[in-house]
RNA sequence: GCCCCCAUAGCUUAGUGGUAAAGCAGUUGCCUCUUAAGCAAUUGACCUUGGUUCGAUUCCAAGUGGGGGCA
Repeated sequence: GCCCCCAUAGCUUAGUGGUAAAGCAGUUGCCUCUUAAGCAAUUGACCUUGGUUCGAUUCCAAGUGGGGGCA
């Protein structure tokens, strides 16, 4: 320098065009002599900028970051 893949919550992952789901973690309450465990509730996210579309996490382009291959 060229090519390919990936980017969703604090972490690990779902989600193939119609207001994004779960586990762990966090917060609050219940239980307990206390802690842990358990139970219930709850907060929190689509890498950025454009384009297509009535509607985009999803499709397209560029950029950024990470990983891999060739030289």
Record summary
Transfer RNA from a bacterium, 71 nucleotides, folded computationally. It matches the Rfam family "tRNA". Rfam links the family to the GO term triplet codon-amino acid adaptor activity. From the family's description: Transfer RNA (tRNA) molecules are approximately 80 nucleotides in length. Rfam classes the family as a transfer RNA. The sequence was found in a public genome assembly.